Transfer RNA from uncultured Marvinbryantia sp., 72 nucleotides, folded computationally. It was read from a public genome assembly. Taxonomically the source falls in Marvinbryantia (Bacteria, Bacillota, Lachnospirales, Lachnospiraceae). Its mean pLDDT, the model's own confidence on a scale to 100, is 82. It matches the Rfam family "tRNA". Rfam links the family to the GO term triplet codon-amino acid adaptor activity.

RNA sequence: UCGGGUGUAGUUCAAUGGCAGAACGCCAGCCUUCAAAGCUGGAAACUGUGGGUUCGAUUCCCAUCACCCGCU
Numbered sequence: 001u002c003g004g005g006u007g008u009a010g011u012u013c014a015a016u017g018g019c020a021g022a023a024c025g026c027c028a029g030c031c032u033u034c035a036a037a038g039c040u041g042g043a044a045a046c047u048g049u050g051g052g053u054u055c056g057a058u059u060c061c062c063a064u065c066a067c068c069c070g071c072u
Base pairs, nucleotide, nucleotide: 002070003069004068005067006066007065010024011023012022013021018055026042027041028040029039030038048064049063050062051061052060
């Protein structure tokens, strides 16, 4: 320099055009002499950023940023 991949909750990951979910973690309650474990409930992501297409975008297109891999 060129090409490819990844980016979604605190963390690890789902969701291939139609209400953004799960697990772990966190908070509260129940249980317990206390705690752990267990059970119940709750908070938490305007989906890296900016545009475009569409009635509707995490999803399709373009640019850009960060990280990773490869070629020279």